Context: one part of a larger RNA
């Protein structure tokens, strides 16, 4: 990991509830017994009378002082099937644990008892003994001597640090290289101590590869509101992810949503009109809380004054009021639009909504997109509400690709038509379509403030043939180097003032520049030239601002510039499982004696979940029957029929059973449960 087999809603009781059938004011046994599909068995059970805690009472009762009001008052019983709910293992596997009785110390942990091992090499404590010292001693020195949890190194223990190994030589090993090695040393043999117990130089260690409580058998199929599976077809409806409540938020009640049966009612959608409330959005600031300025003016502070005051000032501070700004989810005199509530009318629909009762459910984690709001950063694929829609359960066509965005709601087949959303230069089905502009930036094909003689278009104001903007030639003087300051200060450090004159025009100078002069431009004029030129303001398209990690990466590519871009506009055509012709099914209404039927109209998308309806497989009757060696079942292949599960039939095969049909009972259908068992 592949194939085969095996593997999951069962059985008993008991409730009630619907279909069927039997009897019927009644029904019916049960144990059990016998002649055993049958027949006894009447003991019991449920009904025929309720009501009240109860006596009682009785079609009534109870309550109460009386009532109101509650319950009661029209058949049941038994039998089988359904599909549930309840006690049981109760749909199947799944714990971690608890408890109880046993086994374990051949591993280890300590501890008895009895034995055994440690090559060799160093150092040389104590003591003595000899000699020196000394009053004796202590003490010195030599020799002896052999100490030691003494030192170096093998056996022999141990595991220190690296590498290899890591389905391994090995469920802890090998090679290097390391500790101890006469000691709290190692080591054989045999005993002791055990499960909340040992045993521990203590690590929660060890206690047979097993330890924060061993293993083994039970209790036991412990329990799991938690994972995971849970086996054939087809048809019709067809959800929820919310309220409320819970030791409740992974669960489960009751309501809202579904389904099926019976049932009551007429509604239900859309348009118009008419009619209600409200108090949001916007608005106001009258009232409530907050607010700008100014006026008046108490009070408080501060000064002057006093013996204390009294008075007196104030570029201090300020209530009230008087105008003036102006702000609000938790403010409103005033207030939409939408929603909603009722009335009326039209139009569609009623195979439709709708009450009620039963019974069966699943769900109670929801996601994204509008819109309106809170939190949060007006931050999130963010988070909580509320609003419609998707999608959850929804395939098709568009967005490259894309659950939640636009179109649009697949019953089945074939073949076309018509369309929607979106598109029509190739990829790729339709316009290399028509008009009129624009854009030069691959803008298109992400992005702001802010910047800028991009470019089109509009609007206003000036100017100009009395010659203008720009250029180009020439002029740009004198009083005067005004005054003062100053080492100078001469237009041009700084300060005052800023006049007169000649002129076509020329600042007591607007810049460059000198130490200071000088030098060069400017504002001013004339001359040539010759036609239009400055300046605001708006509006379209562009342009800058624009830096990211694996490769172009922000049109899906290619490519596209009077476009294949962008803006108005207009005409074709393409495009879906929408739509519509055909043809075929199914179900449901209606009609009709073609009634197991035909006509018409309508529907048919689906998860969780409800009904309906078959299919197959083992058994048992049906079967002492039928089919089978003239070859059963089964196997392999093909063909055919049916919506499907399936079902036939013919050829090999294979060698002895095997069954129609119409019921009847289940150990009755597997692709999944890291499923069991074989097998490869």
């Nucleotide at each position: 990991g592949c194939c085969a087999g095996c593997a999951a809603g069962u059985u008993u009781a008991u409730u009630a509830u619907u279909a069927u059938a039997g009897c019927a004011a009644g029904c019916u046994u049960a144990a059990u017994u016998u002649a055993u599909u049958a027949a006894a068995g009447u003991a019991g059970g449920c009904g025929u009378a309720g009501u009240u805690a109860a006596u009682u009472c009785a079609a009534g009762u109870u309550u109460u002082a009386a009532a109101a009001a509650a319950c009661u008052u029209a058949a049941g019983u038994u039998a089988u099937a359904a599909a549930a709910a309840u006690a049981a293992g109760a749909c199947c596997c799944g714990a971690a644990a608890c408890c109880a009785a046993g086994u374990g110390a051949u591993c280890u942990a300590a501890c008895c008892a009895u034995g055994a091992a440690c090559a060799g090499a160093u150092u040389g404590a104590a003591a003595a003994a000899u000699a020196g010292u000394u009053a004796a001693a202590c003490c010195u020195a030599u020799u002896u001597g052999a100490a030691g949890g003494a030192u170096c190194g093998a056996a022999c223990u141990c595991g220190u640090a690296u590498a290899u190994g890591u389905g391994g030589c090995a469920a802890a090993a090998u090679a290097u290289u390391g500790a101890g090695a006469u000691g709290a040393u190692u080591u054989g043999u045999g005993g002791u101590u055990a499960g909340g117990a040992g045993u521990g130089a203590a690590a929660g260690g060890c206690u047979a590869a097993u330890c924060a409580a061993a293993c083994u058998u039970g209790g036991a199929g412990a329990u799991a509101g938690c994972u995971g599976g849970u086996u054939u077809u087809c048809c019709a409806c067809g959800a929820a992810a919310u309220c409320u409540a819970u030791u409740a938020a992974a669960g489960u009640a009751g309501a809202g949503u579904a389904u099926u049966u019976u049932u009551u009612u007429u509604u239900c959608u859309u348009u118009u009109u008419u009619u209600g409330g409200g108090a949001u959005a916007a608005a106001g600031u009258a009232a409530u809380c907050a607010u700008u300025g100014a006026g008046c003016u108490a009070g408080g502070g501060g000064g002057u004054g006093u013996a204390a005051a009294a008075a007196u000032u104030u570029a201090c501070u300020a209530a009230a009021c008087u105008c003036u700004u102006a702000g609000a989810a938790a403010c409103u005199a005033a207030g939409a639009a939408u929603a909603c509530g009722a009335a009326a009318a039209a139009a569609g629909a009623a195979u439709a909504a709708u009450u009620a009762a039963a019974a069966u459910a699943a769900a109670c984690a929801a996601a994204c997109a509008u819109u309106a709001a809170g939190c949060g950063c007006u931050a999130a694929g963010g988070u909580u509400u509320a609003u419609u829609g998707u999608u959850a359960a929804a395939a098709g066509g568009g967005a490259a690709a894309c659950a939640g965005c636009c179109c649009u709601u697949a019953u089945u087949g074939a073949u076309u038509a018509u369309u929607a959303a979106g598109g029509u230069c190739u990829u790729u089905a339709a316009a290399u379509a028509a008009a009129u502009u624009c854009u030069a930036a691959g803008u298109g094909a992400a992005a702001a403030a802010g910047g800028a003689a991009g470019u089109a278009a509009a609007a206003a104001a000036a100017u100009u043939a009395u010659a203008a903007c720009a250029a180009u030639c020439a002029u740009u003087a004198g009083g005067u180097a005004g005054g003062c300051u100053u080492g100078g200060a001469a237009g041009c450090a700084g300060u005052c003032a800023u006049c007169c004159u000649u002129u076509a025009a020329a600042g007591a100078a607007a810049g460059c520049g000198u130490a200071a002069u000088a030098g060069c431009u400017c504002a001013a004029u004339g001359g040539u030239c010759u036609a239009g030129u400055u300046u605001u303001u708006u509006u379209g398209c562009a342009c800058u601002a624009a830096a990211a990690a694996u490769g172009u990466a922000u049109a899906g590519a290619g490519a596209c510039u009077u476009a294949a871009g962008a803006a108005u506009u207009u005409u074709a055509c393409c495009g879906a499982a929408a739509u519509a012709g055909c043809a075929a099914g199914u179900u449901u209404u209606a009609u009709u004696u073609u009634u197991u039927a035909a006509u018409a109209a309508a529907a048919c998308g689906g998860u969780a979940g409800u009904g309906g309806a078959a299919c197959a497989u083992u058994c048992u009757g049906u079967a002492u029957a039928u089919u089978g060696u003239a070859a059963a079942a089964g196997a392999u292949a093909u063909g055919u029929u049916g919506u499907a599960a399936a079902a036939u039939a013919u050829a090999u095969u294979g060698a002895a059973a095997a069954u129609a049909u119409c019921a009847g009972a289940a150990a009755a259908g597997a692709a999944a449960a890291u499923g069991c068992u074989g097998g490869c």
Large-subunit ribosomal RNA, domain II from a Fusobacteriaceae bacterium, 680 nucleotides, folded computationally. The full RNA is in RNAcentral, with records from ENA. The source organism's lineage runs through Bacteria, Fusobacteriati, Fusobacteriia, Fusobacteriales and Fusobacteriaceae. The coordinates come from a structure-prediction model, not an experiment, and the mean pLDDT is 84.